[in-house]
RNA sequence: CAGGCCGGUCGGAUGAUCGCGGCCUGGCGCAGCCAGGUCGAGGAAAGUCCGCACUCCAAAGAGCAGGAUGCCGGGUAACACCCGGGGCGGAGCAAUCUGCCAGAUCGGGCCACAGAAACAGACUGCCUCUCUCCGGAGAGGUAAUGGUGAAAAGGUGGUGUAAGAGACCACCGGCGCUGGUAGCAAUACCACGGCCAGGCAACCCUCAUCUGGAGCAAGGCCAAGCAGGAACAAAGCUGCGCUUAACCGCACAGCGGGAGGCUGCUCGCUUCCCUUGAGUUCCGGGUAGGCUGCUUGAGCAAGCCGGCAACGGUUUGCCUAGAGAGAUGAUCAUCGCGCCUUUUGGCGUACAGAAUGCGGCUUACAGACUGGCCUGAGGA
Numbered sequence: 001c002a003g004g005c006c007g008g009u010c011g012g013a014u015g016a017u018c019g020c021g022g023c024c025u026g027g028c029g030c031a032g033c034c035a036g037g038u039c040g041a042g043g044a045a046a047g048u049c050c051g052c053a054c055u056c057c058a059a060a061g062a063g064c065a066g067g068a069u070g071c072c073g074g075g076u077a078a079c080a081c082c083c084g085g086g087g088c089g090g091a092g093c094a095a096u097c098u099g100c101c102a103g104a105u106c107g108g109g110c111c112a113c114a115g116a117a118a119c120a121g122a123c124u125g126c127c128u129c130u131c132u133c134c135g136g137a138g139a140g141g142u143a144a145u146g147g148u149g150a151a152a153a154g155g156u157g158g159u160g161u162a163a164g165a166g167a168c169c170a171c172c173g174g175c176g177c178u179g180g181u182a183g184c185a186a187u188a189c190c191a192c193g194g195c196c197a198g199g200c201a202a203c204c205c206u207c208a209u210c211u212g213g214a215g216c217a218a219g220g221c222c223a224a225g226c227a228g229g230a231a232c233a234a235a236g237c238u239g240c241g242c243u244u245a246a247c248c249g250c251a252c253a254g255c256g257g258g259a260g261g262c263u264g265c266u267c268g269c270u271u272c273c274c275u276u277g278a279g280u281u282c283c284g285g286g287u288a289g290g291c292u293g294c295u296u297g298a299g300c301a302a303g304c305c306g307g308c309a310a311c312g313g314u315u316u317g318c319c320u321a322g323a324g325a326g327a328u329g330a331u332c333a334u335c336g337c338g339c340c341u342u343u344u345g346g347c348g349u350a351c352a353g354a355a356u357g358c359g360g361c362u363u364a365c366a367g368a369c370u371g372g373c374c375u376g377a378g379g380a
Base pairs, nucleotide, nucleotide: 001376002375003374004373005372006371007370008369009368010367012335013334014333015332016331017330018329020040021039022038023037024036025035026034027033028032042351046362047361049360050359051358052357053356054215055214056213057212066211067210068209069208070207071085072084073083074082075081086101087100088099089098090097091096102206103205107204108203109200110199111198123146125142126141127140128139129138130137131136154172155171156170157169158168159167175193176192178191179190180189181188182187219292220291221290222289228283229282230281231280232279236255237254238253239252241250242249256274257273258272259271260270261269262268299318300317301316302315303314304313305312306311336349337348338347339346340345
């Protein structure tokens, strides 16, 4: 220098004008308005897939069922997350990336097609015996040969045998509730032993560990109006109309009485009631509505210390949205960056947007900066 691998940080800046939400202060003609100050989205605020905090409901304890997790160690409030390590594979020259991981001797089930047989059987073969019409047939032994398949009683060579076979031997491979060494462990190495008899648990199942349900529209407090319950008073009379056989009853008006409203009181005006429940007061539940939960927290930044790391500890400093499911914006100018043109320029500038909070995972994302490592080439 070229190509590549693994991380980390950021993800427009400044100014002007107009505007929005929360809080604080001040002023005013105070249901509010105005002025000033201050704060006001993200690395994913997203998907809502895991794990918690918090709240309510349920709940003696234990167990069953259901669900989740599943190599080992560590981290954490917790996790299906993260870090470190192990075993068996796959890709790459490499850095590195990536799949899988409890149990197949509890038991059941399944293993397409092909093949004799899919777990214990014998089609083609080989050997022995018997019979024979000399073509072969029957009985037995064997699993070395051929053929099928993803998979068929470890592989090669020898001994052995009627033919054969881990039946036996050497080497190699695999397995092991064996022993030793190293390691906290998964496991690795060495020794020894026998050779045993496939696979699937993402089919049921077995083992170990964990596990109540619903969610801030959770929940708590206050509380109009309407409906409900309770308490509180008095006094009726006359006229007319309707109705009736008549009384009764109903409606209206006047006088009188009573309960409120306007008012400091009287008068006055006005709403309603007079035997029926208006009105007033009280009651509990609770709707609308209001307040709270609500953002100071497993908090953020920097330094130091411990640890390979995830992470932990400590010191100093900081307070940073909390809504009406509704604010957090727009325009212009200059600059930055990218592309196209070319010197005056033009176009573009990602993904996306809080709603109780927090830790993860996953997904989307123009571009910029930066650390480490690998391969190749060249130079000193």

The prediction has a mean pLDDT of 76. The RNA shown here (Bacterial RNase P class A) has 380 nucleotides and comes from a Chloroflexota bacterium. It is recorded under the gene name rnpB. RNAcentral holds the sequence, with entries from ENA.